[in-house]
RNA sequence: GACGAACGCUGGCGGCGUGCUUAACACAUGCAAGUGGAGCGACGAACCAGGGCUUGCCCUGGGGCAAAGCCGCGAACGGGUGAGUAACACGUGGGUAACCUGCUCCGAUAACCGGGACAACCCGAGGAAACUCGGGCUAAUACCGGAUGUGGUCCUCUCACAUCAGUGAGUUGACUAAAGGUAGCUUCGGCUUCCGUAUUGGGAGGGGCCCGCGGCCCAUUAGCUUGUUGGUGAGGUAACGGCUUACCAAGGCUUCGAUGGGUAGCUGGUCUGAGAGGACGAUCAGCCACACUGGGACUGAGACACGGCCCAGACUCCUACGGGAGGCAGCAGUGGGGAAUCUUGCGCAAUGCGCGAAAGCGUGACGCAGCAACGCCGCGUGGGGGAAGACGGCCUUCGGGUUGUAAACCCCUUUCAGGAGGGACGAAGGUUGCACGGUUAAUAGCCGGCGUGACUGACGGUACCUCCAGAAGAAGCCCCGGCUAACUACGUGCCAGCAGCCGCGGUAAUACGUAGGGGGCAAGCGUUGUCCGGAAUUAUUGGGCGUAAAGAGCGCGUAGGCGGUCCGAUAAGUCGGCUGUGAAAGUCAGGGGCUCAACCCUUGAAAGCCGGCCGAUACUGUCGGACUAGAGUCCGGAAGAGGCAAGUGGAAUUCCCGGUGUAGCGGUGAAAUGCGCAGAUAUCGGGAGGAACACCAAUGGCGAAGGCAGCUUGCUGGGACGGUACUGACGCUGAGGCGCGAAAGCGUGGGGAGCAAACAGGAUUAGAUACCCUGGUAGUCCACGCCGUAAACGAUGGGCACUAGGUGUGGGAGGUGUCGACUCCUCCCGUGCCGCAGCUAACGCAUUAAGUGCCCCGCCUGGGGAGUACGGCCGCAAGGCUAAAACUCAAAGGAAUUGACGGGGGCCCGCACAAGCAGCGGAGCAUGUGGUUUAAUUCGACGCAACGCGAAGAACCUUACCUGGGCUUGACAUGUUGGUCGUACCUGUGGAAACACAGGGUCAGUUCGGCUGGACCAUCACAGGUGGUGCAUGGCUGUCGUCAGCUCGUGUCGUGAGAUGUUGGGUUAAGUCCCGCAACGAGCGCAACCCCUGUCGCAUGUUGCCAGCAAGUUAUGUUGGGGACUCAUGCGAGACUGCCGGUGGCAAACCGGAGGAAGGUGGGGAUGACGUCAAGUCAUCAUGCCCCUUAUGUCCAGGGCUACACACGUGCUACAUUGGCGCAUACAAAGGGCUGCGAUACCGUGAGGUGGAGCGAAUCCCAAAAAGUGCGUCUCGGUUCGGAUUGGAGGCUGAAACUCGCCUCCAUGAAGGCGGAGUUGCUAGUAAUCGCGAAUCAGCAACGUCGCGGUGAAUACGUUCCCGGGCCUUGUACACACCGCCCGUCACACCACGAAAGUGGGCAACACCCGAAGCCGGUGAUCCAACCCUCUGGGAGGAAGCCGUCGAAGGUGGGGCUCAUGAUUGGGGUG
Repeated sequence: GACGAACGCUGGCGGCGUGCUUAACACAUGCAAGUGGAGCGACGAACCAGGGCUUGCCCUGGGGCAAAGCCGCGAACGGGUGAGUAACACGUGGGUAACCUGCUCCGAUAACCGGGACAACCCGAGGAAACUCGGGCUAAUACCGGAUGUGGUCCUCUCACAUCAGUGAGUUGACUAAAGGUAGCUUCGGCUUCCGUAUUGGGAGGGGCCCGCGGCCCAUUAGCUUGUUGGUGAGGUAACGGCUUACCAAGGCUUCGAUGGGUAGCUGGUCUGAGAGGACGAUCAGCCACACUGGGACUGAGACACGGCCCAGACUCCUACGGGAGGCAGCAGUGGGGAAUCUUGCGCAAUGCGCGAAAGCGUGACGCAGCAACGCCGCGUGGGGGAAGACGGCCUUCGGGUUGUAAACCCCUUUCAGGAGGGACGAAGGUUGCACGGUUAAUAGCCGGCGUGACUGACGGUACCUCCAGAAGAAGCCCCGGCUAACUACGUGCCAGCAGCCGCGGUAAUACGUAGGGGGCAAGCGUUGUCCGGAAUUAUUGGGCGUAAAGAGCGCGUAGGCGGUCCGAUAAGUCGGCUGUGAAAGUCAGGGGCUCAACCCUUGAAAGCCGGCCGAUACUGUCGGACUAGAGUCCGGAAGAGGCAAGUGGAAUUCCCGGUGUAGCGGUGAAAUGCGCAGAUAUCGGGAGGAACACCAAUGGCGAAGGCAGCUUGCUGGGACGGUACUGACGCUGAGGCGCGAAAGCGUGGGGAGCAAACAGGAUUAGAUACCCUGGUAGUCCACGCCGUAAACGAUGGGCACUAGGUGUGGGAGGUGUCGACUCCUCCCGUGCCGCAGCUAACGCAUUAAGUGCCCCGCCUGGGGAGUACGGCCGCAAGGCUAAAACUCAAAGGAAUUGACGGGGGCCCGCACAAGCAGCGGAGCAUGUGGUUUAAUUCGACGCAACGCGAAGAACCUUACCUGGGCUUGACAUGUUGGUCGUACCUGUGGAAACACAGGGUCAGUUCGGCUGGACCAUCACAGGUGGUGCAUGGCUGUCGUCAGCUCGUGUCGUGAGAUGUUGGGUUAAGUCCCGCAACGAGCGCAACCCCUGUCGCAUGUUGCCAGCAAGUUAUGUUGGGGACUCAUGCGAGACUGCCGGUGGCAAACCGGAGGAAGGUGGGGAUGACGUCAAGUCAUCAUGCCCCUUAUGUCCAGGGCUACACACGUGCUACAUUGGCGCAUACAAAGGGCUGCGAUACCGUGAGGUGGAGCGAAUCCCAAAAAGUGCGUCUCGGUUCGGAUUGGAGGCUGAAACUCGCCUCCAUGAAGGCGGAGUUGCUAGUAAUCGCGAAUCAGCAACGUCGCGGUGAAUACGUUCCCGGGCCUUGUACACACCGCCCGUCACACCACGAAAGUGGGCAACACCCGAAGCCGGUGAUCCAACCCUCUGGGAGGAAGCCGUCGAAGGUGGGGCUCAUGAUUGGGGUG
């Protein structure tokens, strides 16, 4: 895009079309084929005439309705259906000299004489019926005999033309026709008209038969055929013919697809497509076939006959049970089937058909109407104006936006539908009346139209026209994630659902549902189904096969396809012209008719094929002739693991014998099994046997491939080179076919050293039916015969030709050159590598093509199922070859890219390991966490990167938790409206408090206005939430990691992803720097700039300092003074691989040295690239959405966060002598201090108290530094170690130390004797050790954290290993990226398929039996009117009956094909 459609929702009108695609299933009822009286007899109503008269009847004549019969024509057309049919059925073009033809047209001729019947009717009989039987009468255009013969047919003969049988003309003989009717006239004899009849010739139209060509699938159908193929004779037909029959011959068809199976009516055409094609074959038209199923003939011009007959069968109906009847695939209609397809309508008015002389009759053909949006086409559902952009709805950033000029409202119009009135075309003609003309004897008849009147329409009072009223009666469906035009809100929460593909939905869904809005189409819109297209996705046009699916393992060769140069002929292919045909409709174009269109009419074009005639001859074919460039033959010398057979050689392994010799050997990662004192291994000598051939050896050679290797001999195949002679296209490919064909395997017989499936043992391991070890059988070897497959690979079929080169190598020839040999140059053949153009998706290929062309063969068409099943062929078997489908998935796959990963590689780094020091893990305590408990033990953090973390201070508060008691515009903010005015504060009462009540207290400014500010009460908006979501977020933070990386612009390369730069060589702590380079630059990182610290200088000099001067003190920078020093503060200097030497590349840099306070980043800090982890945090804060609103908010009291069988992390104190204790004594830095630090002094054993100088601090205070040092004591003991725990007594803070603080004193004196597996930190002022300070803070659980200084080590060979990281490279089936991916069994569920003892159907055939109807043949003693005779009879002829051939259905039997089903079973698919 299309449809004979169906389904869902919806539905105003008209025109034109279309309407059982399924059950060729079964059918009630009505209709669908009749007509002719001008062929015939009988009957004889109305009416007319006459007669009789018993005046209302009868008779005669005419007349002729209706129905039945004889007879003629029709019924073979028209209408339906598509079952069958793969066929001369259809289409197209021919043939028929091998034929037929009723009615119709034209021509010729004729119709003479006779005869006997049968229906109807009457009588009788049978039957339920259908119907039948007997007897009697009768007519014909019914039937029969004779005559005639224009003619026709056959035979004889002749001629002409054709030639396969023949045709035409003539001729002898034989045979062969007929029917009358009507009308008029009539002298009644007949004549004439028309119709009909007979014989015959022709035309037209129709039909039969034959032939060429064309159009489906399956080869898992390869052979088929006996009337089969042909001939002769006979029969038969309208006609040829095995059409039939007898005999003879043995043919005929087939890979160019016979036979068989499946499917199917064919065509014009229809749909689609740019076309070529593909699919289809409704309506309309042509042909065919069929008419309940099967068979058969009759009649006839025509049938093997839809509405005829006979028989058989199935089914239905009637029946009196004896018998009968029927055939909608005609039109309507019914049931059934189905997703689904209409009225039991009107009319013969038109068109057509049948009959008739005609009028006319008949016609479910046809013309119309009805039903159905089933399709196509047309029309309408209103038009113009109208902004306060109304209300409402929806959204919102709350401003607004949108629906939307849409509505309302104003002004118009009236198609269609409705009402009223008028009102066709289709009627041309036909019939009939009158009049007229022609013909004629005729006013019959016939013909004619030039006249005139009447009648004739189903549709239908329809189309159409006019008028009336009023916007009045008339819009839906689908979609809105992308493809694909169209977006928001709410609901839902991997639910419900959507979905054509991709895919949506797990709490912010433009994808589900609803709404608003939008998009599309519109009386329709969607969905489903089917076909074509897109699909170059079967590729003729127009594809491919190295790696994506695809080259057969290789050769020989049949058919076939293709084929070198020149000449001639022919004209089959090919090309041109003319011509026939190509039905109509349809298509296209022009014109026309319905108001347009659809629709219809008309003209033309087109219609590729096919036939005929004429012409052309380049190419192809065919025929003939010639050639040598293809191909082959011959000669020559050389190369080779080419093949086959026979022989032969040495090394090695093993075994046997003997000698020497002793305890092990062997084997492995390490072992063990095994062998060995019965003498192994080792070693020497001798022997046996089998298999394979080291070095040469190669990137080498040969072969078609598989493959081929010691040496010698014989036989033998092929190729290359060189040469000239010969043949003269002999060629290439190759469906089938035939042959060869590694290894393994099979059969028979040998052989068997080594090796070695299976097997056994030992190890390894969680296991180890493996890898390793010790053994070991088939086999490996030979002969003969099978098998026929391999990653049989160059994953690349064969042949020929063409298209840059370079460089190896094997064979041959030539040239130059030489004494000779090389070298070098050229050509041919083979075999490799590199590489241009070109090709390729890329990788890559590239004269050995995967380039450019030609020829031939094979093969492919998504993955799985499956190279499987079934069938067939082959095989001894194993198995091979050929080769599907159901079902299932949306991928499977190739090449390349970037990452990530690897028990891959290379380089490098890090307290990563190693080397060390000190710890942790064991104890007690502290602290955090898990768990458990609890009314609550609030919450968060969970590997590193949670766990002395948020918390730098939980008794109340904090506090978020629990229990209980209260409040509800609220503890807190802003505003609206109304009201009251003070409030704060103080006191008292109740209460656990919050709170409530009472009393006291009664604001400020002012422009004097309830004006401003403020407070309270009430109200409405709202507040409030440590409620949820860190996976909606901002911000902040952790981590990889202070690792050296991460990127960009331009350029270049690549189809592209992407690459290059950033890789490489060095170097560095560093992508740090240098060099090189299709890259050149740049950014974020690194480094530096900043701070602290180390040296020096300058300046300044108090509260700091005190060398020198002076004063004073028991003493002290205490004082005057000083600025030297220390120190403080500020500003500078200094370090840059700068200098020297070496290494390196004349680089960067590295190593060493000098100088220097400091040397290669001096030490430390701050500083954290692109990013990763949906890392952490909604409980710091902020914030979207959701949730709560007399509570999830808020206030208060008490409790809890401090629980305790346990487990873990982090710490402290220890376990002691490098120690504990006592006394004495020395030296810091950095901090803090007014609700503060608090000195001297006094009291207390002490914590502390009293007290208060000084100090807002370089001034005073905290403040004692401690380890250290000196002296003394303790002496290895759970102790003078250790201090937990507990008892008692106190101190301090604070409303308050019970739950639940810290400190002191006295007493008590637990575990613990240096810590398992494992694990942590640290590379120098570091570890270790020692004390000091601060924040938080009333106090403190701080042993924590953050700082400060004192004392002050050990070790680093080195980078193999563990962990983490960086760069390069490699493999990858990974990409939520190895915590990845993924294989198979087993278990369960479902699905389709195969096998299966069988079972049940279907189809076609075969053999035999039976054998209906019927044709044909025979017989016919029975029967019979026509003709004949010698006439009660006979003959001719015919019939019944009987017999026979054939023969449908049926029966029996064994097979074939196919479908379904089957316990069980097999694999497969999905989950």
This is a predicted structure of a 1471-nucleotide RNA (small-subunit ribosomal RNA) from an uncultured Actinomycetes bacterium. The coordinates come from a structure-prediction model, not an experiment, and the mean pLDDT is 84. The RNAcentral record of the sequence draws on ENA and SILVA.